[in-house]
Context: one part of a larger RNA
RNA sequence: GGAUGAACGCUGGCGGCAUGCUUCAGACAUGCAAGUCGAACGAGAUCUUCGGAUCUAGUGGCGCACGGGUGAGUAACGCGUGGGAACCUGCCUUUCAGAACGGGAUAACAGUUGGAAACGACUGCUAAUACCGUAUACGCCCUCCGGGGGAAAGGUCUGCCGCUGAAAGAGGGGCCCGCGUCUGAUUAGCUUGUUGGUGGGGUAAAAGCCUACCAAGGCAACGAUCAGUAGCUGGUCUGAGAGGAUGAUCAGCCACACUGGGACUGAGACACGGCCCAGACUCCUACGGGAGGCAGCAGUGGGGAAUUUUCCGCAAUGGGCGAAAGCCUGACGGAGCAACGCCGCGUGAGGGACGAAGGCCUCUGGGCUGUAAACCUCUUUUCUCAAGGAAGAAGAUAUGACGGUACUUGAGGAAUAAGCCACGGCUAAUUCCGUGCCAGCAGCCGCGGUAAUACGGGAGUGGCAAGCGUUAUCC
Numbered sequence: 001g002g003a004u005g006a007a008c009g010c011u012g013g014c015g016g017c018a019u020g021c022u023u024c025a026g027a028c029a030u031g032c033a034a035g036u037c038g039a040a041c042g043a044g045a046u047c048u049u050c051g052g053a054u055c056u057a058g059u060g061g062c063g064c065a066c067g068g069g070u071g072a073g074u075a076a077c078g079c080g081u082g083g084g085a086a087c088c089u090g091c092c093u094u095u096c097a098g099a100a101c102g103g104g105a106u107a108a109c110a111g112u113u114g115g116a117a118a119c120g121a122c123u124g125c126u127a128a129u130a131c132c133g134u135a136u137a138c139g140c141c142c143u144c145c146g147g148g149g150g151a152a153a154g155g156u157c158u159g160c161c162g163c164u165g166a167a168a169g170a171g172g173g174g175c176c177c178g179c180g181u182c183u184g185a186u187u188a189g190c191u192u193g194u195u196g197g198u199g200g201g202g203u204a205a206a207a208g209c210c211u212a213c214c215a216a217g218g219c220a221a222c223g224a225u226c227a228g229u230a231g232c233u234g235g236u237c238u239g240a241g242a243g244g245a246u247g248a249u250c251a252g253c254c255a256c257a258c259u260g261g262g263a264c265u266g267a268g269a270c271a272c273g274g275c276c277c278a279g280a281c282u283c284c285u286a287c288g289g290g291a292g293g294c295a296g297c298a299g300u301g302g303g304g305a306a307u308u309u310u311c312c313g314c315a316a317u318g319g320g321c322g323a324a325a326g327c328c329u330g331a332c333g334g335a336g337c338a339a340c341g342c343c344g345c346g347u348g349a350g351g352g353a354c355g356a357a358g359g360c361c362u363c364u365g366g367g368c369u370g371u372a373a374a375c376c377u378c379u380u381u382u383c384u385c386a387a388g389g390a391a392g393a394a395g396a397u398a399u400g401a402c403g404g405u406a407c408u409u410g411a412g413g414a415a416u417a418a419g420c421c422a423c424g425g426c427u428a429a430u431u432c433c434g435u436g437c438c439a440g441c442a443g444c445c446g447c448g449g450u451a452a453u454a455c456g457g458g459a460g461u462g463g464c465a466a467g468c469g470u471u472a473u474c475c
Stems, first nucleotide, its partner, number of pairs: 001475004006471005013345005019338002021303001027300002030298003035062003040059002043056005069256003078181007087173003092169007100134004109124006140149003154161002182228003189219003194216008231253004235246004258279005281292004309335001311334003317331001318329004348378004358369004383412006392402001419464005424445003430459005440447002
């Protein structure tokens, strides 16, 4: 000098665009953040013009594995980069083939009944695109070549929307390997499923992934093991570069979801707002038993030098469901707060004295403040008021949270708007008074003990300016 997710002190007019718990991965009141489909199904309720319409608890389907948050853990195939072979893939696209014949239940509902509640129990009835059997399939698997096993669903407004199997594609995902990826040797040896083989098991898939047996290997001074620290990257800051530092916001990947463990469902999870078990904590209880998880958006206590509204809207973009209308969406789009940052604008312009007053200094002559003010002539960016008023909406109509916002026009009146730091040298800018090694200053050198350009105040000057200084950290 540059930089910051900054903080602190003094000060503070406006706009645009960004950014805003870096600390306790501490605890959380309250509300919202994932639903949707009646064109799968029975049933019920309301209305009815008796045709039907609307709504929905339940069964069923799809979604809830996305989106959003955080960085605790992790020094690792986690990430980055370049390769590889032994894999899976709902929805989407293309193509081929098929959708035949049957069956038994069950929720809802009704009745009885347990419990404080959470939530159940028994009996009876019923439907389906829920469930099951048979047939067909030749892609699949085994094979002694005989054979074995495996599908389906209908709805409808008659336009269509769906269902099953198979072959490909796209996109997505799982796995393996080379290289790179912080510090410590005051950590030198580490390893027994360990290294390899065979048989078996297991997975979507290669593999000690698991298991039995056999062999005794494998890694390491090119740093194994251990310990400490840390999410990684694109990037960001700095620097002429090489490099150094860093990993907020945005984007990609990973990991986590009160702590630890586990599986279920599913195309996909070992699942933030799912389930089970254990633990800590909190809450309800009729003491028998139950309920909960903000590292989602707001918000509260706490911690801290320190970080915002319990706001508006689904109008746009995107997502889920639906044939659609549409519903849901704290994603997102916006507004609010904060000089936290960057950028832009303003706080007036021209004229105006050998120069008012006041203040300060003085060699008492005067000098400085200073064209500064007053005063005259203008202007209206801003400001206030009034009138008009968008684009963003695609797609013929309709549809805008922002918002009566941006912007435009008119009226008014210099009106509403300047501070902070420094002035011994480094370093641009000096004098007076007070103080008297005191009070104090200080980045370094150093100032202060009676004439202090260095302390405190005044005047003046210099620098930057809606900021200016200080502190912290990086180059």
This is a predicted structure of a 475-nucleotide part of an RNA (small-subunit ribosomal RNA, 5' domain) from an uncultured bacterium. Its mean pLDDT, the model's own confidence on a scale to 100, is 86. The full RNA is in RNAcentral, with records from ENA.